[in-house]
SAM riboswitch aptamer (S box leader) from Phytoactinopolyspora mesophila, 112 nucleotides, folded computationally.
The source organism's lineage runs through Bacteria, Bacillati, Actinomycetes, Jiangellaceae and Phytoactinopolyspora.
Order: sequence, then C1' cells, then structure tokens
RNA sequence: UACUCAUCCAGAGGGGGCAGAGGGACCGGCCCGGUGAAGCCCCGGCAACCACCCGCAAUCCGGCGGGUUAGGUGCCAAGUCCGGCCCGCUGACCAUGCGGGAAAGAUGAGGA
Repeated sequence: UACUCAUCCAGAGGGGGCAGAGGGACCGGCCCGGUGAAGCCCCGGCAACCACCCGCAAUCCGGCGGGUUAGGUGCCAAGUCCGGCCCGCUGACCAUGCGGGAAAGAUGAGGA
C1' cells in the first nucleotide's frame, strides 16, 4: 500500500512550552484560526477495537451478552461539520426539506 471484516447521532483540552499561517481527507458550502492554525514536546482527559475476567451457546473454529482498567493502538470544535451518487416522500418540473441506502473517509482487527 491493495484486500477482508467491524464500528462511526456517545465520550473527553478555549491546559503549558516551542513555533508562526494555516486547518476541518478531496470538491462545493459552512466554519475554526495572530484572543495564535498546522507541526513538535510535556501534562491532563475519554473509552471497550485488541487484551483480561464472567456468563450463554457450542464437536472445533467462529459467535452472543456482561464486566474490569489504560497494557497495545486510537481519540479529545461542530453527527464522519453538512452536502456530493442512487432511491422514496414533498414539489407541475427544478430547487428545497425529510427519510433510506451507497460511495468516499477515519479507526481497529485481520492479512498478502
């Protein structure tokens, strides 16, 4: 990096230092940002993917439910910030609004 699977309406920083103009993946919108963006370091915090424990089920593999905490990762503006493609309703049509699905992305676990 390609691929597979799961999850994404919950939660947690207007902290300190360095730095100095960008950031929110992409495009459009809309936001955040010299009252200090990205990045790096320190501190603090969140939680249940892996890990650990219990129960159910089970021939095995796999599975379902619950619990503990911070070991491996991850995360700490806005629902993945909203939309993008398709379908349904709305609408004479378009647009808009509402709902559903997909795509894309992120994270984890597999894994060639």